[in-house]
RNA sequence: ACUGAAAAGGGCAAACUCACUGAAAGGUGAGGACGCAAAGCCACCGGUCUACGGAACUCAGUUCUACGACAGCGGGGUUGCCAGAA
Numbered sequence: 001a002c003u004g005a006a007a008a009g010g011g012c013a014a015a016c017u018c019a020c021u022g023a024a025a026g027g028u029g030a031g032g033a034c035g036c037a038a039a040g041c042c043a044c045c046g047g048u049c050u051a052c053g054g055a056a057c058u059c060a061g062u063u064c065u066a067c068g069a070c071a072g073c074g075g076g077g078u079u080g081c082c083a084g085a086a
Stems, first nucleotide, its partner, number of pairs: 002084003011036002016031006034072001040078003044075003047070003053065005
C1' cells in the first nucleotide's frame, strides 16, 4: 500500500426546535442525536432538488432551462488518528 473499528483516545452530527440568510432548493449559528471508520476536504462523472432570471405555450397559469444547491445519494480525487499487517 492494504484490512479492520475489538481496544484506547477521541471526532462528526440526522430528524426536530429557535435565530439569521436566500426567490427557492438550501446555507450559517445555538440546542439536540438518527447514525457515520473518513458523516474530513473537493462539484470531476452520474444522480437528485430548486427556478430569482431566461425561453415557449392552450398565457391570473403551465412547461422547459443551472450560471444555484445537495459531499449524510453513488463513483472518483485527496488528507488523516489507532490497531493489525507487509
The RNA shown here (c-di-GMP-I-GGC riboswitch aptamer) has 86 nucleotides and comes from a Gammaproteobacteria bacterium. Model confidence (mean pLDDT): 88 of 100. The organism belongs to Gammaproteobacteria, within Bacteria.